The RNA shown here (transfer RNA) has 74 nucleotides and comes from Raphidocelis subcapitata. The coordinates come from a structure-prediction model, not an experiment, and the mean pLDDT is 82. NCBI's taxonomy places the organism under Eukaryota, Viridiplantae, Chlorophyta, Selenastraceae, Raphidocelis.

RNA sequence: GUCCGUGUAGCUAAGCUGGUUAUAGCGCUGCGCUUAUGACGCAGAGGUCCGGGGAUCGAACCCCCGUACGGACA
Numbered sequence: 001g002u003c004c005g006u007g008u009a010g011c012u013a014a015g016c017u018g019g020u021u022a023u024a025g026c027g028c029u030g031c032g033c034u035u036a037u038g039a040c041g042c043a044g045a046g047g048u049c050c051g052g053g054g055a056u057c058g059a060a061c062c063c064c065c066g067u068a069c070g071g072a073c074a
Base pairs, nucleotide, nucleotide: 001073002072003071004070005069006068007067010026011025012024013023019057028044029043030042031041032040050066051065052064053063054062
């Protein structure tokens, strides 16, 4: 340099064929339980989906450019 893949909550991931409200586990906060911690139970906060643009009535999802990381080739 060329090509391919990945980027969604603090972390790890799901997201079906584009359809109205974006999910789970762990973690975090509060309460219960306990002598206490952990475990367990209940409740809650936390994202406008890597950035920008485009097509569409409508985008995490499609197209283009950029960017970070990983891989292959040179």